Predicted 3D model of a 75-nucleotide RNA (transfer RNA) from an Alphaproteobacteria bacterium. Taxonomically the source falls in Alphaproteobacteria (Bacteria, Pseudomonadati, Pseudomonadota). Its mean pLDDT, the model's own confidence on a scale to 100, is 81. RNAcentral holds the sequence, with entries from ENA and MGnify. Its Rfam family is "tRNA". By type it is a transfer RNA.
RNA sequence: GGGCGUGUAACUCAGCUUGGAUAGAGUGCCAGCCUUCUAAGCUGGAAGUCCGGAGUUCAAAUCUUCGCACGCCCG
Numbered sequence: 001g002g003g004c005g006u007g008u009a010a011c012u013c014a015g016c017u018u019g020g021a022u023a024g025a026g027u028g029c030c031a032g033c034c035u036u037c038u039a040a041g042c043u044g045g046a047a048g049u050c051c052g053g054a055g056u057u058c059a060a061a062u063c064u065u066c067g068c069a070c071g072c073c074c075g
Stems, first nucleotide, its partner, number of pairs: 001074007010027004020058001029045005051067005
């Protein structure tokens, strides 16, 4: 330098293929219940402008494009 892939909650990921209703799960965190206390268990809650910019569209996490970061392969 070229090709491919990944980027979504604090962490690990689903959702993208086929655009649509308020963006989800587990873990963690907070509160309550339970318990002599803790852990475990149960219930509830907070937490995201979906890596950034632009474009297409009535509508974009999802499509197109330009970048950034990381990984793999080729030279």